About this RNA
Transfer RNA from a Coriobacteriales bacterium, 73 nucleotides, folded computationally. It was read from a public genome assembly. The organism belongs to Coriobacteriales, within Bacteria. It matches the Rfam family "tRNA". It is annotated as a transfer RNA. The prediction has a mean pLDDT of 82.
RNA sequence: GCCAACUUAGCUCAGCUGGCAGAGCAACGCACUCGUAACGCGUAGGUCGUGGGUUCGAUCCCCACAGUUGGCU
Repeated sequence: GCCAACUUAGCUCAGCUGGCAGAGCAACGCACUCGUAACGCGUAGGUCGUGGGUUCGAUCCCCACAGUUGGCU
C1' cells in the first nucleotide's frame, strides 16, 4: 500500500425483512442472615464510533472518515 471483518450500557455480547434499544456479569437499594458471602426481588446506567445521504421513519441501507483485528504484498 491492497482486501476482509468488527465498533451497541463499566465489561462480554444479542438485536431476524428498516417500525418502542436488550441479556448476562458488574454497580446501587431492599429482603434473607447473629454477621458476611451466596441465593431472591428491584433500580439506575446508551447522542448504537464520527459526519453526511436515502426514507414518513435508520443500530439496521448507501458514502466518507477514524479506530481495532486478521490476511496479502